[in-house]
Context: one part of a larger RNA
């Protein structure tokens, strides 16, 4: 020096555990904000650095309910207090809520600086203090008012709305490339990512100028199928329907116009005509309506004048608002059955013996494994206050039919055409349909659109105004339950003062770090030492001794053996 064995240290693997995560299901809920949000800064405790809570009324104030003995958060200790005159705690409703932040009196390097007007108070006054108001934009109304006479622009005031935030979902305006085509340009990726605008609890769409096919259906949305079919396609890569059928859910309506009336304006001597506003009327395709005529429950009245009855409907659209009662749900809770002995042990829930409850043998805890010890669980019960739902009532609203005529109306720079683009599964193709830019530009029911070039016949529908629940999408949030999900290098980046420490000018990047014990019983006292620490003593079942469960290996010593 190597190797082996033993023993000790170092180290923190492994095992076991779980406060935290991950995923799913169901139910609820789904916006907040100038009455100042979301998010922060700074404060706030007897002592207070961090987290949590709160806001100069500052780990809290008031009221009403629940609850019933302790309490002053994480978090010990001391001090000082509160509490059966009901505290702490839980729920509901209020009060208060500094400064920044859309931030909004002006400024600004966020959490700071500076100002004006009015009111109140103090003061002899200068002045000081407190409170309120003072941004911009849209809309409406009013006042004022230039160049410039009327006016208009502008200015001012008042009222009202907006502004900003927000996980995904939704609608709209813009809109890539990597990639695939085994290269690449049409094409694809893809109307995706991303940017911008807007809204809601859903959004969008929606009541046929739709389909169909000679039969018929009857708004929209979503799912299954039709079907990887018909098509489309450098006919490459690829893209990719619809009709129909089966389900979920179902709901239909209002204007414009014709016509009538009223009011105002303009023209006119006037009759009247035109324009505007309001009210009535009216709303569709087997065309409808206006217009004209006739009929239409009861009582009452001069009168379709007023009332009643009937039918239908209603607070989510179709016009719109409120109240009451009952029931029910949510936001605190409450009641809740049944076991003892012996043995082992530090400890019984374990073993043995004999019992009991069960609409409760889910689960968690308790000194080892508990239906009967605790919290609970099953089944019942419960709300002063707030909120939601259902039903009923009050209340409110609507309400006819037939016939006639062919006079009037039925959405115009619209439909349609040309050209150029876009969307349609459809790349311009024989390309219908829908949307847009530019240029042209109709008809009015004897009318107009569509049926995939176009024409005819036939069928079908009625554009150029608007509203509309449900079935559908999503999950920031609340509650309950579950897992052949993880178990501290895993699972969220984060089980712990975590988006913290730290890094970066910044955008941004981004950790490590869990476990004594049943209970601190956390080692009085003695000895050595300056101390750390060690040795006794003591606690404990065990030192498990706080560098704390278990305690592997690398690595470092010591002893013995062996080899050179």
């Nucleotide at each position: 020096a190597g190797c082996g064995c033993a023993u000790a240290g170092u180290g923190g693997a492994u095992g076991c555990c779980u406060u935290g995560g991950c995923g799913a299901a169901a139910a609820c809920c789904g916006c907040u904000g100038a009455a100042g949000a979301a998010g922060g800064a700074c404060g706030u405790g007897c002592u207070a650095a961090g987290c949590u809570g709160c806001g100069a009324u500052a780990a809290g104030c008031c009221a009403c309910g629940g609850g019933g003995a302790g309490g002053u958060g994480c978090a010990a200790a001391g001090a000082a207090c509160c509490u059966u005159u009901g505290a702490u705690c839980c729920g509901u409703g209020g009060g208060a809520a500094u400064c920044c932040g859309a931030a909004u009196g002006g400024g600004g390097g966020a959490a700071c600086c500076c100002c004006a007007u009015c009111u109140u108070g103090a003061g002899a006054a200068a002045u000081c203090a407190a409170g309120a108001u003072g941004a911009c934009u849209g809309u409406a109304a009013g006042a004022u008012g230039a160049a410039u006479a009327c006016a208009u622009a502008g200015u001012c005031u008042u009222a009202u709305a907006g502004a900003a935030g927000c996980a995904a979902c939704c609608c709209g305006g813009g809109g890539a490339a990597u990639u695939g085509a085994a290269a690449c340009a049409u094409c694809u990726u893809a109307g995706u990512a991303c940017c911008c605008g807007g809204a809601g609890g859903a959004a969008a769409a929606u009541a046929a100028a739709u389909c169909a096919a000679a039969c018929g259906a009857g708004a929209u949305u979503g799912c299954g199928u039709u079907a990887g079919u018909a098509g489309u396609g450098g006919c490459g890569a690829g893209c990719g329907a619809a009709c129909g059928c089966g389900c979920a859910a179902c709901a239909g309506c209002c204007u414009a116009a014709a016509c009538c009336u009223u009011u105002g304006g303009u023209a006119g001597c006037a009759a009247u005509a035109c324009c505007a506003a309001a009210g009535g009327g009216g709303u569709u395709g087997u065309a409808g309506g206006a217009c004209c005529a006739u009929c239409u429950c009861c009582c009452u009245u001069a009168a379709a004048u007023g009332g009643g009855g009937g039918u239908g409907a209603g607070u989510a659209a179709a016009a719109a608002a409120u109240c009451a009662a009952a029931c029910u749900a949510u936001u605190a809770a409450u009641c809740g059955a049944a076991g003892a002995g012996c043995c082992u042990g530090g400890a019984a829930a374990g073993g043995c013996u004999c019992a009991c409850c069960a609409u409760a043998g889910a689960a968690g805890g308790u000194g080892a494994c508990a239906g009967u010890c605790c919290u609970g669980u099953a089944a019942g019960u419960g709300a002063a206050a707030a909120u939601g739902g259902u039903u009923u009532g009050a209340c409110u609203c609507a309400c006819g039919a037939u016939g006639g005529u062919a006079u009037c109306c039925u959405a115009a720079g619209u439909a349609c055409c040309g050209u150029c683009g876009g969307a349609c599964a459809c790349g311009u193709g024989g390309u219908a349909u829908c949307c847009g830019g530019c240029g042209g530009g109709a008809a009015u029911c004897u009318g107009g659109g569509g049926g995939g070039c176009c024409c005819a016949c036939c069928c079908u529908c009625c554009a150029a105004g608007g509203c509309u629940a449900a079935a559908u999408a999503c999950g920031a949030g609340u509650u309950u339950u579950c897992g052949a999900c993880c178990g501290a290098u895993a699972g969220u980046g984060a089980a712990c003062u975590a988006g913290u420490a730290c890094c970066g000018u910044g955008a941004g990047g981004g950790a490590a770090a869990g476990g004594c014990g049943a209970a601190a019983a956390g080692a009085a006292c003695c000895c050595g030492g300056g101390a750390a620490c060690g040795g006794g003593a003591g606690u404990g079942a065990a030192a498990a001794g706080a560098a704390u469960c278990u305690g592997a290996a690398a690595c470092u010593g010591u002893g013995c053996g062996u080899u050179u």